[in-house]
Context: one part of a larger RNA
Molecule: large-subunit ribosomal RNA, domain II
Organism: Leptospiraceae bacterium
RNA sequence: GCCGGCGAGUUACUUUGUGUUGCAAGCUUAAGACAGUGAAAUGUCGAAGGCGGAGCGAAAGCGAGUCUGAAUAGGGCGUAUAAGUAGCACGGAGUAAACCCGAAGCCAGGUGAUCUACCCAUGAGCAGGUUGAAAGUGGAGUAAUAUCUACCGGAGGACCGAACCCAUGAACGUUGAAAAGUUUUGGGAUGACUUGUGGAUAGGGGUGAAAGGCCAAUCAAACCUGGCAAUAGCUGGUUCUCCUCGAAAUAGCUUUAGGGCUAGCGUCAUUUGUUUAGUUACAGGGGUAGAGCUACCGACAGGGCUAGGGGACCUACAAGUCUACCAACCCCUAUCAAACUCCGAAUACUGUAACUUAAAAGAAUGGCAGUCAGACUACGGGAGAUAAGUUUCGUGGUCGAAAGGGAAACAGCCCAGACCGUCGUCUAAGGUCCCUAAAUUUGCACUAAGUGGCAAAGGAUGUGGGGGUGCAUAUACAACCAGGAGGUUGGCUUAGAAGCAGCCACCCUUUAAAGAGUGCGUAAUAGCUCACUGGUCGAGUGCCCUUGCGCCGAAAAAUGUAACCGGGACUAAGUGUGAUACCGAAGACACGGAUUCGUAGCAAUACGAGUGGUAGAGGAGCGUUCCUUCAUCCGAUGAAGAUAUACCGUAAGGAGUAUUGGAGGAGUAGGAAGUGAAGAUGCCGGC
Numbered sequence: 001g002c003c004g005g006c007g008a009g010u011u012a013c014u015u016u017g018u019g020u021u022g023c024a025a026g027c028u029u030a031a032g033a034c035a036g037u038g039a040a041a042u043g044u045c046g047a048a049g050g051c052g053g054a055g056c057g058a059a060a061g062c063g064a065g066u067c068u069g070a071a072u073a074g075g076g077c078g079u080a081u082a083a084g085u086a087g088c089a090c091g092g093a094g095u096a097a098a099c100c101c102g103a104a105g106c107c108a109g110g111u112g113a114u115c116u117a118c119c120c121a122u123g124a125g126c127a128g129g130u131u132g133a134a135a136g137u138g139g140a141g142u143a144a145u146a147u148c149u150a151c152c153g154g155a156g157g158a159c160c161g162a163a164c165c166c167a168u169g170a171a172c173g174u175u176g177a178a179a180a181g182u183u184u185u186g187g188g189a190u191g192a193c194u195u196g197u198g199g200a201u202a203g204g205g206g207u208g209a210a211a212g213g214c215c216a217a218u219c220a221a222a223c224c225u226g227g228c229a230a231u232a233g234c235u236g237g238u239u240c241u242c243c244u245c246g247a248a249a250u251a252g253c254u255u256u257a258g259g260g261c262u263a264g265c266g267u268c269a270u271u272u273g274u275u276u277a278g279u280u281a282c283a284g285g286g287g288u289a290g291a292g293c294u295a296c297c298g299a300c301a302g303g304g305c306u307a308g309g310g311g312a313c314c315u316a317c318a319a320g321u322c323u324a325c326c327a328a329c330c331c332c333u334a335u336c337a338a339a340c341u342c343c344g345a346a347u348a349c350u351g352u353a354a355c356u357u358a359a360a361a362g363a364a365u366g367g368c369a370g371u372c373a374g375a376c377u378a379c380g381g382g383a384g385a386u387a388a389g390u391u392u393c394g395u396g397g398u399c400g401a402a403a404g405g406g407a408a409a410c411a412g413c414c415c416a417g418a419c420c421g422u423c424g425u426c427u428a429a430g431g432u433c434c435c436u437a438a439a440u441u442u443g444c445a446c447u448a449a450g451u452g453g454c455a456a457a458g459g460a461u462g463u464g465g466g467g468g469u470g471c472a473u474a475u476a477c478a479a480c481c482a483g484g485a486g487g488u489u490g491g492c493u494u495a496g497a498a499g500c501a502g503c504c505a506c507c508c509u510u511u512a513a514a515g516a517g518u519g520c521g522u523a524a525u526a527g528c529u530c531a532c533u534g535g536u537c538g539a540g541u542g543c544c545c546u547u548g549c550g551c552c553g554a555a556a557a558a559u560g561u562a563a564c565c566g567g568g569a570c571u572a573a574g575u576g577u578g579a580u581a582c583c584g585a586a587g588a589c590a591c592g593g594a595u596u597c598g599u600a601g602c603a604a605u606a607c608g609a610g611u612g613g614u615a616g617a618g619g620a621g622c623g624u625u626c627c628u629u630c631a632u633c634c635g636a637u638g639a640a641g642a643u644a645u646a647c648c649g650u651a652a653g654g655a656g657u658a659u660u661g662g663a664g665g666a667g668u669a670g671g672a673a674g675u676g677a678a679g680a681u682g683c684c685g686g687c
Stems, first nucleotide, its partner, number of pairs: 001687006011096013026051003032045004055062002065077004099237002102234001106227006117201001119199007126191001128160003131156001136151005164188003169184004203219001205215003240621006250263005264371002266368007275361001277356008290343001291341002298336002301333004306327001308326002310323004374399010404415003419593004424589003430583003433568003439580001441579006452570001458552002462549010479536005485509003490504003515530001519528002594611007622676001624673005630667001632666003641660005647654002
């Protein structure tokens, strides 16, 4: 893991509601007794007690009233508003283990020191090698000691290293050979050493060279049994079918935040009977969006005017003058505001009326819930960085609890809400070259970038459209030919300054035209060139604004792609705007069938509207075991069970037949439950 079996809302009492049965202003017995029986069932007694029939008051008490009160007032609670009670069944609640399994723990009484910690008693063990303390003896030495030296000696938590004890590093092992090891390496090895046997200390206790270590593979409180089915706002699981409706993830409070309670939202019953919803019209209040601000308030840019201040000048003081400084009021121009408003919508909300839809709700009372982690998306805000698949509110949608089609794939986007069947039809979103159902359809344009098929500021004679404004047959624009002069090297400055370092001025003349000079250039000149003019040529040419589609531009990233079209491919099969067809869903329609509710009907039935669904509410059924029932049945001419099977039923399920099997079983109507298995790291067994 699979298969088989077992495996979870039960029982008692109290209480509340619904249904039903009996009796009813009453209802009902309890213990017990008697009858009855093999034992039961059952029947008859048994009014003690209970509930109801009247309330009010703390009570005495009074009573359709009563309490408060001085009150005959007012007010509170009652009466009028009008059926209960007992049984049975079911839905809830309470008390009990209370749907089942699950703690870590707490307490009590016992059992453990054969492991291990420490201690006591009594025994045992430590190859071999090395070092060579004190003491002693001889000698030297001293006044005597001291001291020196040789020999001897054999000390030590001494040295090296087996047994023995331990466990430093590494590798292996890690479903092991082993629930802690193996190999190698390493530490101690006469000692605070190691070890045998017997004994002592016991659970809030021991023992501990102290690590919260160890106390039998268990230790921040051992193990066993009991209290005990401890408790678990937590996790997991909770077993047949069909039908109707169908949520919530919010508010308030909470030692509360992953739990509760009440409300909200669901369902069922009863009552009410359009009270509901939509549209239109009318009547309302508002201060949002927007806008505005010499309409307040506050902010704010530039200028003007001009108080005040700063600075400079002047000045004995006082005064005065100036000011490219700061700046109030005021004026001009230009702005901003969630906590500004002279203004001010659309929506939304409230009311009244009419109309519309009508299976379509609203409200009240009562029974039963579930929900209190929400998600994304669009719009309106806050927080954040006008970040987030972020967070927090509001309004709508979808998912949640919704399948189907589209978006390549894709809970939350777009279309659309699946009762069942049909090799029927039409459409939605989205599509129609191939993959791939349907146009290689059609008109007019655009794009040349594979743009399409990621991105900004910014940049550009890309290209299409619209508009404006110059010049132009008195010849424009471009190109080519020619001229582009004189006073004069203007004055100043300067070493020089001659059109062209810089400063000032910028005239006059000759002209078709020519600057006291546009750029290059020279040390300065020179030289080239431009403005400007003539000629050649002969029809458009220059600039600006705006708009469509493109281009460049951060345009560079790391597993494999070029991976930002789903692919192939495409110059349309791209883009814009029209047109006509077609494809396309569980949508709509058609036909057949099932079912719920409503209307009509005596009914049969007809018509209409429905039938996605988690938590959850309600309804109707199937099956299992046992009991009762029947003048009911089956069975050795073969019961149950098993195997096979193309039958019946909307489903749970139910038959028939054959084989197997070998002794019980089925049906009807009821009753009672140890009543349905895929799950619980479920339990037991098998493989």